[in-house]
Molecule: Lysine riboswitch aptamer
Organism: Neobacillus dielmonensis
RNA sequence: AGUGAAGGUAGAGGUGCGAACUUCAAUAGUAAAAGUCCCGAGAAGGAUGAGCUUCGAGGAAGGGCUUUGAAAGGGGAUGUUCGCCGAAGUAGAGAAAGACUCAUGGCUUUCUUUGCUGGUUUUGCAUUUAAGAGAUGCAGGACUGUCAAGACCAACCGUCUUGGAGAGCUAUCUUUCAU
Numbered sequence: 001a002g003u004g005a006a007g008g009u010a011g012a013g014g015u016g017c018g019a020a021c022u023u024c025a026a027u028a029g030u031a032a033a034a035g036u037c038c039c040g041a042g043a044a045g046g047a048u049g050a051g052c053u054u055c056g057a058g059g060a061a062g063g064g065c066u067u068u069g070a071a072a073g074g075g076g077a078u079g080u081u082c083g084c085c086g087a088a089g090u091a092g093a094g095a096a097a098g099a100c101u102c103a104u105g106g107c108u109u110u111c112u113u114u115g116c117u118g119g120u121u122u123u124g125c126a127u128u129u130a131a132g133a134g135a136u137g138c139a140g141g142a143c144u145g146u147c148a149a150g151a152c153c154a155a156c157c158g159u160c161u162u163g164g165a166g167a168g169c170u171a172u173c174u175u176u177c178a179u
Stems, first nucleotide, its partner, number of pairs: 002177001004176008014085001016084006022077003032068007042055004047104005088117011118144011146164007
């Protein structure tokens, strides 16, 4: 000193967030296919059990050798485009759908709801993953934006210290309350 309340609009933080395209590494000389040898009865349909179907002594599954040889998910950058600033991510709960049927539990996708996280980066532990990548959770560090309090400054600005959280902050409009 209007340090009030509600609603709306527009913005800011930067290695800012997310998606798509492109490209690269890795997955991987793996899966799979073909040939051949050994073995000798099971194997496949997401895990387990039961069922059903299909394949199998004209040799299943498995193993050795030879030849051919991926992909998805995830990730990096190198740019472009798009949507944005709870952007987005994550945890719990619930519902629906999916993969032959049932049961159990899990996985993927979508929606609802509650909680946490201002943002970036990094360390340790744990989880996930093919992974020393990345991500997530917990506990720390650093940097940074914002607001508040305090100190310095005549004051603004600015600097420093401490602290809070995005339901925040800045600007602005409408309504209301107060004066």